[in-house]
Context: one part of a larger RNA
RNA sequence: UGUGCGAAAUCUGCGUGGGCACUUCCCUAGUACGAGAGGACUGGGAAGUAUGAACCUCUGGUGUACCCGUUGUCGCGUCUGCGGCACGGCGGGGUAGCUAACGUUCAGUUUGGAUAAGCGCUGAAAGCAUAUAAGCGCGAAGCCGUCCACAAAACUAGAUUUCGUUUCCGCCUUUACGGCGGAGAGAGAUUCGCGGAAGACUACCGCGUUGAUAGGCCGCAGGUGUAAGCGCAGCAAUGCGUUUAGCCGAGCGGUACUAAUCAAUCGAAAGC
Numbered sequence: 001u002g003u004g005c006g007a008a009a010u011c012u013g014c015g016u017g018g019g020c021a022c023u024u025c026c027c028u029a030g031u032a033c034g035a036g037a038g039g040a041c042u043g044g045g046a047a048g049u050a051u052g053a054a055c056c057u058c059u060g061g062u063g064u065a066c067c068c069g070u071u072g073u074c075g076c077g078u079c080u081g082c083g084g085c086a087c088g089g090c091g092g093g094g095u096a097g098c099u100a101a102c103g104u105u106c107a108g109u110u111u112g113g114a115u116a117a118g119c120g121c122u123g124a125a126a127g128c129a130u131a132u133a134a135g136c137g138c139g140a141a142g143c144c145g146u147c148c149a150c151a152a153a154a155c156u157a158g159a160u161u162u163c164g165u166u167u168c169c170g171c172c173u174u175u176a177c178g179g180c181g182g183a184g185a186g187a188g189a190u191u192c193g194c195g196g197a198a199g200a201c202u203a204c205c206g207c208g209u210u211g212a213u214a215g216g217c218c219g220c221a222g223g224u225g226u227a228a229g230c231g232c233a234g235c236a237a238u239g240c241g242u243u244u245a246g247c248c249g250a251g252c253g254g255u256a257c258u259a260a261u262c263a264a265u266c267g268a269a270a271g272c
Base pairs, nucleotide, nucleotide: 001153005164006163007162008161009160010159011158015150016149017148018147021049022048023047024046025045026044027043033038051107052106053105054104055103059101060099061098062097066093067092068091069090070089071086072085073084074083075082076081111145112144113143118138119137120136121135167183168182169181170180171179172178188266189265190264191263192208193207194206195205196204213259214258215257216255217254218253219252220251222248223247224246229242230241231240232239233238
């Protein structure tokens, strides 16, 4: 831009892509078969391998805005207590998120159609025979569906539901419920703002005071592991008590304290 008015939502599926795996064991059964050695068809059941997808409850990894310990040095005048730098100084842990992981869950099922090799029915040419010449059937991990994703620019441009479809002014005429032009204006959309397990930008999704969208604050979860100060014990290093303390990023819930203010723009008619 189109999809013969404008708009919001939900679909159909022309078609496109993906997937389709394999192994072992048990029962049937040491049965059929076979002199024996050996050893099934069929049907049923159970595990596993690799691959793929999704996810983070568990086990782990990461987690340079979380917590603790500790070395050297410098600073806060000194002590105490803190802070800077040294690969995040080093060391020990770790929330959320992420994790094509070493983790978890799930998947390749079921059957339908047309067939291959092959096996048949009826059946002539050719009084017979013949699965074939007419006609009809069965039959594969393979083919087309069934499963998953996308999909109406599928230009044969599809379907359904819902919403909007009006007022004023000027001019013209064939004076009509008419035509033309202009202005406002509808459903709705956008700009703008607060954000997002959405994201390079854009797009997408949520929210915008009739509000929990983000921040703050409060509570909880979770992490670290018992702060400072004071008291007690010890000559002291240090230990104990107060103290399951103190601190705490992203998680969960609540709460309008802060910011989403005010507003602007776009946006309607072909045919009968």